[in-house]
Molecule: transfer RNA
Organism: Rhodothermales bacterium
RNA sequence: UGGGGCGAAGCUCAGAAGGCAGAGCAACUGGUUUACACCCAGAAGGCCGCGGGUUCGACUCCUGCCGCCCCAA
Repeated sequence: UGGGGCGAAGCUCAGAAGGCAGAGCAACUGGUUUACACCCAGAAGGCCGCGGGUUCGACUCCUGCCGCCCCAA
């Protein structure tokens, strides 16, 4: 310098031929227990890395940038 992959809940990740953003774990509340753990129930938690474009509508398509990783020179 060129090419490619990945950025989504506290963590690990699904999602998607564009149409209400999900799971597991963790943490929290309640139940259970003498108590803790396990187990059961519940609620909370993200405007999807940042900006722009297309569209009636963008996590999803196009584009610039930022961060991490890989390949080539």